[in-house]
Context: one part of a larger RNA
């Protein structure tokens, strides 16, 4: 002097709720009835915050069944009919689901309680001095913060070059240009993020996305062929067969190219 990260905490904001039951204890207390302070444990209301493992919901490009009709060359297989209805059901997403947190303590105080203590020989919490004392007030907890213009701190990484022109005895100052480091952006692939923007992963020195290939999962046993059966339909092949969003692993496809970016100054020492 450019440029990535990490902070700190002035200030701000939000949170600091309430009940039940059990011991202590049928104790203290009270003739009884009846019933504690205190201290300890458990367990719920409301409110918030996070997560989706577990119960569940949704899941309109998942799987099957199955009615009406249309298509097509019978099947098979498609369009419509609220996703045509039914019964599942991946990922997100979600609450009634699951986890935590609403504690403690501390400080200075209200009412009030003392303590010493004159004025005013006594008495008096007060007048000099002091002590205790509330879900309130200030911290302790969470979240935002340096425009906090007094603009804060750390640590890392880059560079002190070259032309030209004026000015000047010179050192040098000033103007202009190149070159393009540290990094940034455009601009493309994209989500764990979103209205937009911003973030946050990535651009061939790549696994970002798409796609394939395997796999988790889901559904629930494809088609064709072969056997039984008048038939409807059964069995076999075949836990088969299709599979959205979820793990991975593979450059096959797209992640093309572009543009901004500091060229000081002072000391030591040679």
């Nucleotide at each position: 002097u450019g440029a990535g990260a990490u902070u700190u905490g002035a200030g701000g904001a939000g949170g600091u709720u309430c009940g039940u039951c059990c011991c202590u204890a049928g104790u203290a207390c009270g003739a009884g009835a009846g019933g504690a302070c205190u201290g300890g444990g458990a367990u719920g209301a409301g409110g918030g915050a996070a997560u989706c493992c577990c119960u569940g919901g949704u899941g309109u490009g998942c799987c099957a069944g199955u009615u009406g009709u249309c298509g097509a060359u019978u099947u098979a297989c498609g369009g419509c009919a609220g996703c045509g209805c039914u019964g599942g059901g991946u990922a997100g997403c979600u609450a009634u689901a699951u986890u935590c947190c609403c504690a403690u303590c501390g400080g200075a105080u209200a009412a009030c309680c003392g303590c010493u203590g004159a004025a005013a020989g006594c008495a008096u919490c007060u007048a000099a001095g002091u002590g205790g004392g509330a879900a309130a007030c200030c911290g302790u907890c969470u979240c935002c913060a340096a425009g906090a213009u007094a603009a804060g701190a750390u640590c890392u990484c880059g560079a002190u070059u070259c032309c030209c022109g004026u000015c000047g005895c010179a050192a040098g100052a000033c103007g202009g240009g190149a070159u393009g480091u540290a990094g940034a952006c455009c601009c493309c692939u994209c989500g764990u993020a979103g209205a937009c923007u911003a973030c946050g992963a990535g651009g061939u020195u790549g696994a970002u996305a798409g796609g394939u290939u395997g796999g988790c999962a889901g559904u629930a046993g494809a088609a064709g062929c072969g056997c039984c059966g008048u038939a409807a339909g059964g069995c076999g092949u075949u836990a088969a067969g299709c599979u959205u969003a979820c793990c991975a692993a593979u450059a096959c496809u797209a992640a093309u190219g572009g543009u901004c970016g500091a060229a000081c100054g002072u000391g030591u020492a040679g």

Notes:
Large-subunit ribosomal RNA, domain VI from a Candidatus Levyibacteriota bacterium, 270 nucleotides, folded computationally. The source organism's lineage runs through Bacteria, Bacteria candidate phyla and Candidatus Levyibacteriota. It matches the Rfam family "Bacterial large subunit ribosomal RNA". Rfam links the family to the GO terms structural constituent of ribosome and ribosome.